[in-house]
Context: one part of a larger RNA
């Protein structure tokens, strides 16, 4: 140290956990949301009318017609799906880091400001009928709505063109203003109920949207200086190659692409080639300089079975979108189809080696929505693993006849050793019982006040108060009580380096070993025992870096 292995193992907190095959993947989940854009369909609390039955004579049940809150899953349409999540294969590169530039650019949602939103049209799904196919999935005919689609009108800005003025710079040029001409927009929905009404609705107010333009914020694109591993047993490399003026293309500059012209461009200050590698903030080490490294967390880049391509879109050449080709797997009625875990779990394989097919959207964040809310393997949590760091415990005090036992012995004794026993305590932890959170209110609903617009005391907006409601973790943390020393210590070493020694066994055997070296009959070096030393829920070994 993202470790592994051996022996051992009580608890808690916080972290970390496929470094190998970017190997192949069963199964489930990971991107939906909006009915306040739209048309159909189904279910339907309840209300009204009619009929029938029962009787308790004004109620109940059933049937039917109309209205209908609400709900459901398809379709159309909008937004999102380009975020978030994973991995490091490729890449030695403006990829990354740092510092600049864009007089060469784009920007949905959000904020501010200005100007608008007039009037029409034709379809296609859904649906119905017919029909093809084993399936995947279709085909034909007919009907229909829209914030879907398409003309027309209007044009403050805008774009193009033209005339012109002022001003500035960094070379091409830029910026600002005035005049003429041309082109190009839009969509409605909800609430209130003042006015009008043919009772369908229209106007009005407000709110959410829509269109054109300017600015901002945040995000991206492009260019440049410097820095960025090894090899010369790689010395020459290059034809779109280097440059020009022209055209195409792009949001934009540019051989980015194309035709033509010129013959350039790079290189011992290491080109080209080959090998290796994602880069950084950081991390480890070190007094520092430096060296090594890039797990987790954060930023950037690249990739999504392999290779190629575009479509949609503000944004992709798109991990859970499309098309083509390859390999592989699966289904098949053999005609044809389906798939992509380097998302979260999980499986096989590889390997010394790396976890649960768990709970929840309560919090934070994100998408959609007016909101309620829905979705969210992001995230919040729990589970497994001494993998790491930190903390705690395995008891404390008194206790000499220096007990017994063990070991050694010169047989006197020494040592284990205040260690034990015993006595007096404690209750961390543990077990049981009881109570029991913070994380959650700035949210939402209702209600009261306030404020803005308005004809308005509705509704809606702003602000403040009250009430109610919402917890996966979790009956968890924590607190209290009871019980009881009870349930909780090992590993390695002891020849020198290097802290710590004796006995027995063995006899160059068995074995040890990081180096020097031990062992051939008294081995402090092998094995065992006693003792001792070190560290401690760990200890030792191996690997790797400083």
């Nucleotide at each position: 140290c993202g470790a592994a292995c051996g022996c051992u193992g009580g608890c808690g907190g916080c972290g970390u956990g496929c470094u190998u095959a970017a190997c192949a993947c069963a199964u489930g989940c990971c991107u939906u949301u909006c009915g306040a854009g739209c048309g159909a369909g189904a279910a339907g609390a309840g209300a009204u009318g009619a009929g029938a039955a029962g009787c308790u004579u004004g109620c109940u049940u059933c049937u039917u017609a109309u209205c209908g809150a609400u709900u459901c899953g398809a379709g159309u349409g909008g937004c999102a799906a380009a975020c978030g999540g994973g991995u490091g294969a490729g890449u030695a590169a403006c990829g990354c880091g740092u510092a600049a530039g864009c007089a060469u650019c784009c920007u949905g949602c959000c904020c501010u400001u200005c100007a608008g939103a007039u009037g029409g049209g034709g379809a296609c799904a859904a649906c119905a009928g017919c029909u093809g196919g084993a399936a995947a999935c279709g085909g034909c005919u007919g009907c229909u709505a829209a914030u879907a689609c398409c003309g027309a009108a209007u044009a403050c800005g805008u774009u193009c063109u033209u005339u012109u003025u002022g001003u500035c710079g960094c070379a091409u040029g830029g910026c600002a203003g005035a005049g003429g001409g041309a082109a190009g927009a839009a969509a409605g929905g909800g609430a209130g109920g003042c006015u009008c009404u043919u009772c369908g609705g229209a106007g009005c107010u407000u709110u959410c949207g829509c269109u054109g333009a300017a600015g901002g914020a945040g995000g991206g694109g492009c260019u440049u200086g410097c820095g960025u591993c090894u090899g010369a047993u790689u010395a020459g490399c290059u034809a779109g190659u280097u440059g020009g003026a022209g055209g195409g293309g792009u949001a934009a500059c540019g051989g980015c692409c194309c035709a033509c012209c010129a013959a350039g461009g790079c290189g011992a200050c290491g080109a080209u080639c080959a090998g290796u590698a994602g880069c950084c903030g950081g991390u480890c080490u070190g007094a520092g300089a430096g060296g090594a490294u890039g797990a987790a967390c954060g930023g950037c880049c690249a990739c999504a079975u392999u290779g190629g391509g575009a479509c949609u879109g503000a944004g992709a050449c798109a991990c859970g979108g499309c098309c083509c080709a390859g390999a592989c797997u699966c289904c098949u009625a053999c005609g044809g189809g389906a798939g992509g875990c380097a998302g979260c779990a999980g499986u096989g394989g590889g390997g010394a080696a790396u976890c649960u097919u768990c709970c929840g959207c309560a919090a934070u964040g994100g998408a959609c929505g007016a909101a309620a809310g829905u979705c969210u393997g992001a995230c919040g949590g729990a589970g497994c693993a001494a993998c790491g760091c930190c903390g705690c415990g395995u008891g404390a005090g008194u206790g000499a006849u220096g007990a017994a036992g063990g070991u050694c012995u010169u047989c006197g004794g020494a040592u284990u050793g205040u260690a034990a026993a015993a006595c007096u305590c404690u209750g961390u932890u543990g077990u049981c019982a009881g109570g029991g959170a913070c994380g959650a209110a700035u949210g939402u609903a209702c209600u009261g006040a306030u404020u803005u617009a308005c004809a308005a005391u509705a509704c809606a907006c702003u602000u403040c108060g009250g009430u109610a409601u919402u917890g996966a973790c979790g009956g968890u943390a924590c607190c209290u009580g009871a019980c009881g020393a009870g349930g909780a210590a090992g590993c390695c070493a002891c020849g020198g380096c290097u802290a710590a020694c004796u006995a027995c066994g063995u006899g160059c055997c068995a074995g040890c070993a990081g180096c020097c070296g031990c062992g051939g009959u008294a081995a402090u070096a092998c094995g065992u025992a006693g003792g001792u030393g070190g560290c401690a829920a760990g200890c030792g070994u191996u690997g790797u870096c400083c």

This is a predicted structure of a 546-nucleotide part of an RNA (small-subunit ribosomal RNA, 5' domain) from an uncultured bacterium. Rfam family: Bacterial small subunit ribosomal RNA. The full RNA is in RNAcentral, with records from ENA and SILVA. Model confidence (mean pLDDT): 82 of 100.